[in-house]
Formats: sequence, C1' cells, structure tokens
RNA sequence: AUGACCCCGCGUCGGGAGAAGCCGGUCUUCGAGACCGGUGCCGAAGGAGCAACCGCCCCGGUAAACUCUCAGGCAAACGGACCGCACGGGGAAGA
Repeated sequence: AUGACCCCGCGUCGGGAGAAGCCGGUCUUCGAGACCGGUGCCGAAGGAGCAACCGCCCCGGUAAACUCUCAGGCAAACGGACCGCACGGGGAAGA
C1' cells in the first nucleotide's frame, strides 16, 4: 500500500562554476563576428590515467568531483558534470 523509500529512463523544466571582451594578419554584415598563426589560462561535455582492493598473481580487473588537458572552453548566448522537480516503467517497507 491512494506507497515512505530505491533503481532505470526521460524533459525546448528549474538551479548550475571556472578561465584573455588577449596579440598579429586576412575577410567582414564593421559586431564581443569568421578563418589562420601565437602566447597565457580553465575543468564540470566527451576522452585518457592511476590507489586501496580482488584475481587465474608473468600479468590482469577496477573509482572519482583526483590527475592529464587530446578534445572542449576563457563578454553575452550556446554548452555544462552534478542537484532538484515532473512524467513513464520496475521494485518495495514501517507506523
């Protein structure tokens, strides 16, 4: 039990940080735009790496919001891990 709570899915829903409005060139609708090059920086899309522990113990398995910055990003917008809410499905207990 007209379901506390748990799991999965889902959404034009709500919240959601960090870091150059950088320098040079070309284009330009003259914009905080596009492309190329350069240096500085950020970590919470994605990606990669590792401990304890475990194993069939040569080696392998295995985590993150940690680390790396390949990618992505550094006005706003977009995006955004994660949290919440609603909805759908499954499970499920106390008083």
Glycine riboswitch aptamer from uncultured Tropicimonas sp., 95 nucleotides, folded computationally. It was read from a public genome assembly, where an Rfam model found it. Its mean pLDDT, the model's own confidence on a scale to 100, is 81. NCBI's taxonomy places the organism under Bacteria, Pseudomonadota, Alphaproteobacteria, Rhodobacterales, Tropicimonas.